[in-house]
RNA sequence: CAAGCGGGCCGGGUGAUCGCGUCUGGGGUUUCGGCUCCAGCCGAGGAAAGUCCGCGCUCCACAGAGCACGGUGCCGGGUAACGCCCGGGGCAGGGUGACCUGCCGGAAUAGGGCCACAGAGAGGCGUAUUGCCGGCGGCGGGGCAACCCAAGGCCGGCGAGGGUGAAACGGUGCGGUAAGAGCGCACCGGCGUCCGCUGCAAGGCGGGCGGCCAGGUAUCCCCCACCGGGAGCAAGGCCAAGCAGAGACAAGGCGCUGCUCGCGCCGCCCGAGUCUCGGGUAGGCUGCUAGACCCGUCCAGCAAUGGCCGGGCGAGAGAGAUGAUCGCCUAAAACAGAACGCGGCUUAUGGGCCGGCUUGGACG
Numbered sequence: 001c002a003a004g005c006g007g008g009c010c011g012g013g014u015g016a017u018c019g020c021g022u023c024u025g026g027g028g029u030u031u032c033g034g035c036u037c038c039a040g041c042c043g044a045g046g047a048a049a050g051u052c053c054g055c056g057c058u059c060c061a062c063a064g065a066g067c068a069c070g071g072u073g074c075c076g077g078g079u080a081a082c083g084c085c086c087g088g089g090g091c092a093g094g095g096u097g098a099c100c101u102g103c104c105g106g107a108a109u110a111g112g113g114c115c116a117c118a119g120a121g122a123g124g125c126g127u128a129u130u131g132c133c134g135g136c137g138g139c140g141g142g143g144c145a146a147c148c149c150a151a152g153g154c155c156g157g158c159g160a161g162g163g164u165g166a167a168a169c170g171g172u173g174c175g176g177u178a179a180g181a182g183c184g185c186a187c188c189g190g191c192g193u194c195c196g197c198u199g200c201a202a203g204g205c206g207g208g209c210g211g212c213c214a215g216g217u218a219u220c221c222c223c224c225a226c227c228g229g230g231a232g233c234a235a236g237g238c239c240a241a242g243c244a245g246a247g248a249c250a251a252g253g254c255g256c257u258g259c260u261c262g263c264g265c266c267g268c269c270c271g272a273g274u275c276u277c278g279g280g281u282a283g284g285c286u287g288c289u290a291g292a293c294c295c296g297u298c299c300a301g302c303a304a305u306g307g308c309c310g311g312g313c314g315a316g317a318g319a320g321a322u323g324a325u326c327g328c329c330u331a332a333a334a335c336a337g338a339a340c341g342c343g344g345c346u347u348a349u350g351g352g353c354c355g356g357c358u359u360g361g362a363c364g
Stems, first nucleotide, its partner, number of pairs: 001360005007354004012329007020043002023040007045335001049346002052344005057232004064261004069228005074088005089104006105223002111221002113217003123169001130161001131158006140149003170188006189213002191210008236286004245277005252266005267281004293312004298307003
């Protein structure tokens, strides 16, 4: 210098004029509910989004019991918690490399199920189609003869060769045998088991023993460990206003994912325990933004993260404000906008900034 890999961060700035919202202070007005004017502070996001996980908060029982059901799943750490984050491990794959991608409880001998097509046989003591071997037998052939060869068939042994398949119950060689086979042996591979060193652990490295040779699938059921109550700010709390009652009964309806228990509730008023019919009312305040918060120095830690100290306050509406024009910054443009809050994940995103690392080349 070129090409690349992997992180972190920013998300227009500034000035002028006009406009909008909450709050604070002041003025005017009022039917005391408000309305209006002036000044000041503040006024969307890194994703406010999808609502996919995890929480806070609120009510239902300070969240209950049993069964069912659902979720998570290598190890260690972080965290309020998580299916998130950090560090590490194993297997498989891609790249020259930096690095990237996928998977991960159960040695699938706890048990059950399934394994298409093809094939004789697809699973725990299973298989014989083509075959190999032995015996019986003898169509037929040879020989002067003794006798020899011998097809189809029947009985038995075998699992080696061929064949099917994604997969056929280890591989190669020697021995062995009627023919064969871990049947025996050597080496290789797998599995089991024991030991040593090492690591907190998942694991790693090394060695001994056993012919044990055991297919795949748990994203099929299942088993093991851990976790899981429901509904949501239209949650919920407080205040105000208002009308007209009639009938029935000890039960009913609803909620707590399903069942059994157990518990609670019946918008408010006429109303009084509930139900049926009827009538009235549904307006205001609160919850509501100071928090697992933000910034800075330092400390602990590989990191995620945690801690000490100092400083800061950064929207809170309720038909819903956060905008417009012009000048300058080379250009001002991306995705997009709060509605109880917080931590993640995922998705969208023009452009820009800052470290680290890899490969190749040139020069010194």
Predicted 3D model of a 364-nucleotide RNA (Bacterial RNase P class A) from an Anaerolineales bacterium. The gene name in the source record is rnpB. The RNAcentral record of the sequence draws on ENA. The source organism's lineage runs through Bacteria, Bacillati, Chloroflexota, Anaerolineae and Anaerolineales. It matches the Rfam family "Bacterial RNase P class A". It is annotated as a ribozyme.